[in-house]
Molecule: FMN riboswitch aptamer (RFN element)
RNA sequence: AGAACACUUUGAGGGUGGGUGCAAUUCCCCACCGGCGGUACAGUCCGCAAACGCUGCAAAUAACUCAAUAGGCAGCGCCGAAAGGGUGAAAUUCCCUUACCGACGGUUAAAGUCCGGAUAGGAAAAGGAUGUU
Numbered sequence: 001a002g003a004a005c006a007c008u009u010u011g012a013g014g015g016u017g018g019g020u021g022c023a024a025u026u027c028c029c030c031a032c033c034g035g036c037g038g039u040a041c042a043g044u045c046c047g048c049a050a051a052c053g054c055u056g057c058a059a060a061u062a063a064c065u066c067a068a069u070a071g072g073c074a075g076c077g078c079c080g081a082a083a084g085g086g087u088g089a090a091a092u093u094c095c096c097u098u099a100c101c102g103a104c105g106g107u108u109a110a111a112g113u114c115c116g117g118a119u120a121g122g123a124a125a126a127g128g129a130u131g132u133u
Stems, first nucleotide, its partner, number of pairs: 003133004007127004015030001017029003031113002033102002035048004043100002052077006060069002082098005104116003
């Protein structure tokens, strides 16, 4: 000096609108929101994360056996939605027009926007005052 691992910090937004109704921030109308990496700047391309389902493993509750289980780790599955036109060397990413999509559980009535698991987890980004090799 470099690299890897560890470490520290950061790491998701959005309805006090109108209508119907006994009842809806859930329906209808209208409004609003868009995690991370890649790539000509992306909710809709390619990939990742969370969530959800299944399987396995270790351990704890618990001294032993059996059963069950929140949580942990690993693997697999699942995982929504865009067209037309324009500019350009290059854009499904920019500009114009018109569309579309949104985990699980809860709820006087069906939820991207309310409440909850969640003061959780996390793709990843940054850091140097540190440690190990």